[in-house]
Molecule: transfer RNA
Organism: soil metagenome
Parts: sequence; structure tokens; C1' cells
RNA sequence: UGGGCCGUGGCCAAGUGGUAAGGCAGCGGGUUUUGGUCCCGUGAUCCCAGGUUCGAAUCCUGGCGGCCCAG
Repeated sequence: UGGGCCGUGGCCAAGUGGUAAGGCAGCGGGUUUUGGUCCCGUGAUCCCAGGUUCGAAUCCUGGCGGCCCAG
């Protein structure tokens, strides 16, 4: 410098135009003599800014960041 992939809660991760699943961790509660296990509850401006649309995490454009390949 060129090409490709990716960015969703503290971490992992689904979603592919119509109110953002799930797991781990955290916090509160129940159970228990205590701890652990188990059960219930609790959290997201979806990297940023524009655009399209009745409606955008999702589509388009430009940035920013990360990874991989080539030179």
C1' cells in the first nucleotide's frame, strides 16, 4: 500500500427490516446450620456520524478500531 473478515451488557455469543435469545460473571432474594449446588428476579445509546425506510443491530455511504492474507 492492496484485498478479505469482524465490531451486540464485565466476558462469550444468537439475531440477516417490526419491542435484542442464551451461557458465564456480578447484584438482590428463596432454599440450606454455613458454604457449595439448585430456583426466582435484575442489566445493552447493538463502535461513531450521516442516508434509505412507516420502521434499521440488520440495508447504503464515510469514519474509527481489531484480526488475517499478499507485497